Order: sequence, then structure tokens, then C1' cells
RNA sequence: AUGGACAAAGGCAAACUCAUCGAAAGGUGAGGACGCAAAGCUAUGGACCUAAAGCUCUGUCAAGCUAUGGUAGCCAAGUUACCGAAG
Repeated sequence: AUGGACAAAGGCAAACUCAUCGAAAGGUGAGGACGCAAAGCUAUGGACCUAAAGCUCUGUCAAGCUAUGGUAGCCAAGUUACCGAAG
């Protein structure tokens, strides 16, 4: 250095509930733990979610399209990092 242990010290926190922000997806805080060795950080590529505004259509409603909005706990990539045994 790699690897990641029935090791040690610690860390994060899915669903769900409450509060709050948001048009929504979703975010944040508290409770709560399904899991996680980068489940730390960055939307760069792909994927997925949403469609307020805009555009199309329309008598109206509705419908369709679109990310400039999101997901880092979907996969890559970049970047930083605790502990530390076998091999």
C1' cells in the first nucleotide's frame, strides 16, 4: 500500500411519526433503526423522480413536452478521511 476482522474506539441513519420549507419530487430538525467501511463531500456522465413557470393543444378544464428542481442510501467518476488483524 492492498485487503476490511465474530477486533477496539467511534460515526451515519431506511421505513414510520411529529414539526417545518416546497407547486411537486424532495429538503431540514426531533424521535426512530432497515441497513452502511466512505450511507463523508461534489449533480461531472448515465439512470430514476417531479413539472410550479414555460411551450404545445384547447372554448374551459384536462392532456402532452421540457430541469432550470431533486435523488450522493441507484451506478460510475472526482475528492477528502478514522481504526487497524489475518492474507
Overview: c-di-GMP-I-GGC riboswitch aptamer from Paraliobacillus quinghaiensis, 87 nucleotides, folded computationally. The sequence was found by an Rfam model in a public genome assembly.